The part of an RNA shown here (small-subunit ribosomal RNA, 5' domain) has 526 nucleotides and comes from a metagenome. Its Rfam family is "Bacterial small subunit ribosomal RNA". The prediction has a mean pLDDT of 86. The RNAcentral record of the full RNA draws on SILVA.
[in-house]
Context: one part of a larger RNA
RNA sequence: GGAUGAACGCUAGCGGCAGGCUUAAUACAUGCAAGUCGAGGGGCAGCAGGGUGUAGCAAUACAUCGCUGGCGACCGGCGAAUGGGUGCGGAACACGUACGCAACCUUCCUUCAAGUGGGGGAUAGCCCAGGGAAACUUGGAUUAAUACCUCGUAACAUUAUGAAAUGGCAUCAUUUUAUAAUUAUAGUUCAGGCGCUUGAAGAUGGGCGUGCGGCUGAUUAGGUAGUUGGCGGGGUAACGGCCCACCAAGCCUACGAUCAGUAACUGGUGUGAGAGCACGACCAGUCACACGGGCACUGAGACACGGGCCCGACCCCUACGGGAGGCAGCAGCAAGGAAUAUUGGUCAAUGGACGCAAGUCUGAACCGGCCAUGCCGCGUGGAGGAUGAAGGUCCUCUGGAUUGUAAACUUCUUUUAUCUGGGAAGAAACCCACGUUUUCUAAUGUGGUUGACGGUACCAGAUGAAUAAGCACCGGCUAACUCCGUGCCAGCAGCCGCGGUAAUACGGAGGGUGCAAGCGUUAUCC
Numbered sequence: 001g002g003a004u005g006a007a008c009g010c011u012a013g014c015g016g017c018a019g020g021c022u023u024a025a026u027a028c029a030u031g032c033a034a035g036u037c038g039a040g041g042g043g044c045a046g047c048a049g050g051g052u053g054u055a056g057c058a059a060u061a062c063a064u065c066g067c068u069g070g071c072g073a074c075c076g077g078c079g080a081a082u083g084g085g086u087g088c089g090g091a092a093c094a095c096g097u098a099c100g101c102a103a104c105c106u107u108c109c110u111u112c113a114a115g116u117g118g119g120g121g122a123u124a125g126c127c128c129a130g131g132g133a134a135a136c137u138u139g140g141a142u143u144a145a146u147a148c149c150u151c152g153u154a155a156c157a158u159u160a161u162g163a164a165a166u167g168g169c170a171u172c173a174u175u176u177u178a179u180a181a182u183u184a185u186a187g188u189u190c191a192g193g194c195g196c197u198u199g200a201a202g203a204u205g206g207g208c209g210u211g212c213g214g215c216u217g218a219u220u221a222g223g224u225a226g227u228u229g230g231c232g233g234g235g236u237a238a239c240g241g242c243c244c245a246c247c248a249a250g251c252c253u254a255c256g257a258u259c260a261g262u263a264a265c266u267g268g269u270g271u272g273a274g275a276g277c278a279c280g281a282c283c284a285g286u287c288a289c290a291c292g293g294g295c296a297c298u299g300a301g302a303c304a305c306g307g308g309c310c311c312g313a314c315c316c317c318u319a320c321g322g323g324a325g326g327c328a329g330c331a332g333c334a335a336g337g338a339a340u341a342u343u344g345g346u347c348a349a350u351g352g353a354c355g356c357a358a359g360u361c362u363g364a365a366c367c368g369g370c371c372a373u374g375c376c377g378c379g380u381g382g383a384g385g386a387u388g389a390a391g392g393u394c395c396u397c398u399g400g401a402u403u404g405u406a407a408a409c410u411u412c413u414u415u416u417a418u419c420u421g422g423g424a425a426g427a428a429a430c431c432c433a434c435g436u437u438u439u440c441u442a443a444u445g446u447g448g449u450u451g452a453c454g455g456u457a458c459c460a461g462a463u464g465a466a467u468a469a470g471c472a473c474c475g476g477c478u479a480a481c482u483c484c485g486u487g488c489c490a491g492c493a494g495c496c497g498c499g500g501u502a503a504u505a506c507g508g509a510g511g512g513u514g515c516a517a518g519c520g521u522u523a524u525c526c
Base pairs, nucleotide, nucleotide: 001526002525003524004523006522007521008520009519010518013378014377015376016375017374018373019371020370021336026334028332030331031330032329035078036077037076040075041074043071044070047069048068049067050065051064052063053062054061055060085289086288087287095213096212097211098210099209100208101207104206105205109202110201111200112199113198114197115196116195117151118150119149120148127140128139129138130137131136157182158181159180160179161178162177163176164175165174166173167172187194188193215261216260217259222252223251224250227249228248229247230246232244233243234242264286265285266284267283268279269278270277271276291312292311293310294309295308314325316323317322342368344367345366346365350364351362352361353360354359381412382411383410384409391403392402393401394400395399417463418462419461420460421459422458426453431448432447433446434445435444436443437442470515471514472513473512474511475496476495477494481510482509483508484507485506491498492497
């Protein structure tokens, strides 16, 4: 000198774009953050409409009917493994990079091929009867399905046994072919579709293996028994001591094993001419974790942040028998700390889940609020104006120098400010209506509908210099000097050092220098 997720002191006009618990992975009140589908189902608790009956002249009231829209709870499907948070652990194939899998899986999506036939028994809900303070739960009767089971059919699918050919680095792989066995389905509709089952291929996402690379310590020198390898099995989507039985005695290590300490890694960021050094906030990719620890279930995918079980700590309710909970999601509260924000708005856009769709949900996201935390931009006026006014300060003091064109005064402008008026882009789709190609199938055309931000940005007009400057320093390094006070005192200080009666170094004043809505100080890195 540069830099910062900064803090502190003094000060403060505005805007744009960013950023905002670095500490206690401490404990959390409250609300929200994952639902959706009635075009899978039985149904009808509530709402709306309608029908029927009774009373009434009628309005209406009551009862009843799932008849219709729709729909709480329930069964079922898909989603909940994404998105969002944090950096505990981990020195490791965790990450980065380059290869490999002749050892693997992949819901939804796309393409292709084939199929979608028959039957059955339950169960939730509803109803009835109980138990419990509650959480919840027991028994009985009855009912449906795209829930479950079974029969039939079926392969280029799986398994077993053969044969032939081609290829390869080995185990082998691929192709063709024969025989036998096994295995599937679900309906619904506005009749257009939307689905379902099996197989092949693709795409996407993952899993596994390996080479190389990136911290410190030898005041850590030996470490290791499932340890190293083999054979046979189990397990897995898959290879493998991953696990197990048996056999052998290996394996790693001064090119640093083991142990200890520290640490999420990377793209990158800061600095520097570079080499390098330091760092890894925000954004993006990967990993790990979800009160501490362990475990599996479901599922294409988890050993699952807002799922389950067990142990533990903490905490809440209780009728003392027993139950409930997990903000390292978004806000917010307490605590810790030098220190870090709102219990806001909207699904308008982008994206996601579900749905044929309308749409619903979405603290993802987009916005608004707070903070000079940073970067960038703008302003606090421009021109003229010498009786060089008054006042202040200084001096060699009838006077002069300086503050200083500075002010006053004259004139101009209106960024900004205040007021008034107008007023966006972000919106194109979906959908609706009408057309065209070719028939509501698909594509396409025209018109309509949809904006949280926001009456915001922006534009125009009116008023009037009107609303807006501080902070640090002035001995040398280092740009900028005098007076007064003090008298080794009070104090200053980054280093050298200054102060003991003429202090440009302390304190004040006048003047000056630097930067400027900031300026200094502290901390850290280069």